[in-house]
RNA sequence: GGUGACUUAGCCAAGUGGUAAGGCAUGGGACUGCAACUCCCUGAUCGCCAGUUCAAAUCUGGCAGUCACCU
Numbered sequence: 001g002g003u004g005a006c007u008u009a010g011c012c013a014a015g016u017g018g019u020a021a022g023g024c025a026u027g028g029g030a031c032u033g034c035a036a037c038u039c040c041c042u043g044a045u046c047g048c049c050a051g052u053u054c055a056a057a058u059c060u061g062g063c064a065g066u067c068a069c070c071u
Stems, first nucleotide, its partner, number of pairs: 001070007010024003018054001027041004047063005
């Protein structure tokens, strides 16, 4: 220098145009003599900026970051 993949909550992770699932952790509550276990509740501008669309996490372009391969 070239090519490709990925970016969603503190962590893991689903979702492929129509309300953003789930698990762990954090916090609050119930239970308990105190705890543990268990149960309930609690949170996401979907990397950033534009475009297409009635409607974008999803499609398109640019930028940023990470990784892999080629040279």